[in-house]
RNA sequence: UCUCCCGGCCGGACGGUCGCGGAACCUGCCGCAAGGCAGGUUGCGAGGAAAGUCCGGGCUCCAUGGACAGGCUGCCAGGUAACUCCUGGGCACCGUGGUAACACUGGUGACGGAAAGUGCCACAGAGACUAGACCGCCCCGCGUUCGGAACCACGACCGCGAGGGCAAGGGUGAAAGGGUGGGGUAAGAGCCCACCGCACUCGUGGUAACACGGGUGGCAAGGCAAACCCCAGCCGGAGCAAGGCCGAAUAGGCGGCGAGAAGCAGUCCUCUUCGACAAAGACGCCGCGGGUAGGCUGCUAGAGGGCGCGGGUGACCACGCUCCAAGAGAAAUGACCGUCAGAGGCUUCAUGCUUCGACAGAACCCGGCUUAUAGGCCGGGAGGCUCG
RNA sequence: GGGGGCGUAGCUCAGCUUGGUUAGAGCACUUGACUGUCACUCAAGAGGCCGCGGGUUCGAGCCCCGUCGCUCCCG
Numbered sequence: 001u002c003u004c005c006c007g008g009c010c011g012g013a014c015g016g017u018c019g020c021g022g023a024a025c026c027u028g029c030c031g032c033a034a035g036g037c038a039g040g041u042u043g044c045g046a047g048g049a050a051a052g053u054c055c056g057g058g059c060u061c062c063a064u065g066g067a068c069a070g071g072c073u074g075c076c077a078g079g080u081a082a083c084u085c086c087u088g089g090g091c092a093c094c095g096u097g098g099u100a101a102c103a104c105u106g107g108u109g110a111c112g113g114a115a116a117g118u119g120c121c122a123c124a125g126a127g128a129c130u131a132g133a134c135c136g137c138c139c140c141g142c143g144u145u146c147g148g149a150a151c152c153a154c155g156a157c158c159g160c161g162a163g164g165g166c167a168a169g170g171g172u173g174a175a176a177g178g179g180u181g182g183g184g185u186a187a188g189a190g191c192c193c194a195c196c197g198c199a200c201u202c203g204u205g206g207u208a209a210c211a212c213g214g215g216u217g218g219c220a221a222g223g224c225a226a227a228c229c230c231c232a233g234c235c236g237g238a239g240c241a242a243g244g245c246c247g248a249a250u251a252g253g254c255g256g257c258g259a260g261a262a263g264c265a266g267u268c269c270u271c272u273u274c275g276a277c278a279a280a281g282a283c284g285c286c287g288c289g290g291g292u293a294g295g296c297u298g299c300u301a302g303a304g305g306g307c308g309c310g311g312g313u314g315a316c317c318a319c320g321c322u323c324c325a326a327g328a329g330a331a332a333u334g335a336c337c338g339u340c341a342g343a344g345g346c347u348u349c350a351u352g353c354u355u356c357g358a359c360a361g362a363a364c365c366c367g368g369c370u371u372a373u374a375g376g377c378c379g380g381g382a383g384g385c386u387c388g
Numbered sequence: 389g390g391g392g393g394c395g396u397a398g399c400u401c402a403g404c405u406u407g408g409u410u411a412g413a414g415c416a417c418u419u420g421a422c423u424g425u426c427a428c429u430c431a432a433g434a435g436g437c438c439g440c441g442g443g444u445u446c447g448a449g450c451c452c453c454g455u456c457g458c459u460c461c462c463g
Base pairs, nucleotide, nucleotide: 001384002383003382004381005380006379007378008377009376010375012340013339014338015337016336017335018334020045021044023042024041025040026039027038028037029036030035047359051370052369054368055367056366057365058364059239060238061237062236070235071234072233073232074231075089076088077087078086079085090111091109092108093107094106095104096103097102112230113229117228118227119224120223121222134170135169136166137165138164139163140161141160142159143158145156146155147154178196179195180194181193182192183191197219198217199216200215201214202213203212204211205210243297244296245295246294253288254287255286256285257284258283264281266277267276268275304323305322306321307320308319310317311316342356343355344354345353346352389462390461391460392459393458394457395456398415399414400413401412408446417433418432419431420430421429439455440454441453442452443451
C1' cells in the first nucleotide's frame, strides 16, 4: 500500500428564507365566564432501524380453589424487571495449521431422555432389530479324474449334499452389534491378551456442566424425540379503541306539578247513540338517572442519555456530576439558497467545472431479536506486493 | 390492535396428519395424423430447482426456524 474476513460506530455539519405541526407568552376582537377566532414573538419537532409484531416486561381493567388440557423452553453458571435475549465456561462437529499428540481472539450447534412404552427405517440386501448367512472359509460324507508301478489306503484338483461349524474376507446399504495388533483354531470368533473406545464404580479438581486418574466388566444398549411420548421448569385473559372523569341536542325511561272544556284511547253498558266513572295515557312545565356525539385525562422524565470514578474476565452493577422538552382527534416534521465536508466523472502546472447522497417515517412506553440500508470511520486477524 | 389462510408448469388446482427415490391433472403451447382448408378429434412431446434462506434426517414440496409477498376475518 492492496485484497479478504470478523467486531464496533456514524448515518452529513453550520447558517439563512418560506411553509407545516403542536407548546408558552403578548396583542386585538367576540363572550357574564369557561373559552373561541385572528395576528405576532420565542424556543421545539423521527430513527438506527421509528419496520416485522417474533419474544419479554411495565401500565390498566377483568378474572382468580386446584388439577387436567394446551403452548413454550431444555449442557452449566451468571446478568437482567423479564426473556426464545446477553455474557462467561463445558462438550460436540466443521474449518485452518501440524506426520501426530495437539493448537486457535476461527465458525456452527433446538446440546435433557432411545438399558418407560408405541411407531418409522423406502429401494437394495441373506439379514434393518428377539439381527442375519448370498458369495465365501473350514470340517464331514459321496463321486469323477489324476499322482508314485495296478487294487485298498493316502494325497491333490473338481463336482454334489434337504450334514455340521464360522462370521475373518467380499457384496448390499445412510446405517450390518466395538476398533487396531498379536495369540489361538479345522476355519474362525472378546475365545484369550495389550492398547484405544464403551459401561459401571471409586478418588481428585471444579459452584456446576465436565475434566483427569485408579479399579471392575468381555461389550450388552443401531438410528430417528425439528415422530408420538417421558422428565424438569415457565405461562390466568385482554389490550391505550386498556382504563378514569365530565357530558349535550333529539328520541325513549322514571317522578312531581298543572290541565282536564271538546275530541281520541280506557272502564261501566248485549250493541250504537246518549249517559256515567276514574285521573293511569296523549298536552305543557320542572326534576332525576342511563346511554350516544363530543371534551378532558391516561401522555410521555424514563428499568432514559452522556461523562467521570469504582467493582466484575465479561454481560452488567453501584455512586457522583450533568443533559433532556414531538405527543398532534387519520396524523406536521418539507422545499430552496449559501459555505464546508464526502463520493464519482472530465480537465489542469496549480486548479477549475459538473453530478450524486441509501433504507426508510413516531401514534402508551421500554428491553431484545430479525430484516432493509448509499457512503464513511475505528479496532483486530489472514494473505499479496514494494521499500528500509 | 387482535387472529387465520395461501404461495407447486404460462393459467387453475391435486399432492401436505404415512417424509421414500422420475412431483401429477385439466386448459394453454409444439409436432404429427385426419380434412380441399380450419375447428373438433386422435397420437406424441416440451415445459417445475414446489416464493426465498437456513436446519433436522440416510432422504424434505411435506417436519422445524427465519424471511418476503398476497389474501381473508374480528374490533

Two RNAs folded together computationally: RNase P RNA and transfer RNA, 463 nucleotides in total. Rfam match: Bacterial RNase P class A. Rfam links the family to the GO terms ribonuclease P activity, tRNA processing and dimeric ribonuclease P complex. The coordinates come from a structure-prediction model, not an experiment, and the mean pLDDT is 76.